[in-house]
Molecule: transfer RNA
Organism: Candidatus Woesearchaeota archaeon
RNA sequence: GCCUCCGUAGCUUAGUCAGCAGAGCGCGGGACUUGUAAUCCCGAGGUCGAGGGUGCAAAUCCCUCCGGAGGCU
Numbered sequence: 001g002c003c004u005c006c007g008u009a010g011c012u013u014a015g016u017c018a019g020c021a022g023a024g025c026g027c028g029g030g031a032c033u034u035g036u037a038a039u040c041c042c043g044a045g046g047u048c049g050a051g052g053g054u055g056c057a058a059a060u061c062c063c064u065c066c067g068g069a070g071g072c073u
Stems, first nucleotide, its partner, number of pairs: 001072007010025004019056001027043005049065005
């Protein structure tokens, strides 16, 4: 230098043939318990790596850039 893949909640990630952003763990509150843990219920937390484009509508499609992993030279 070139190619491929990945970037979504504090962490691990689903959603990627465009149509209201989800789950588990963690966090906060409550129930249960003599108390703790476990279990159950409720809740907060994202503007989807950044910018631009297309389009009625973009996490999703296109372009550029940033970061990470792998490969080729």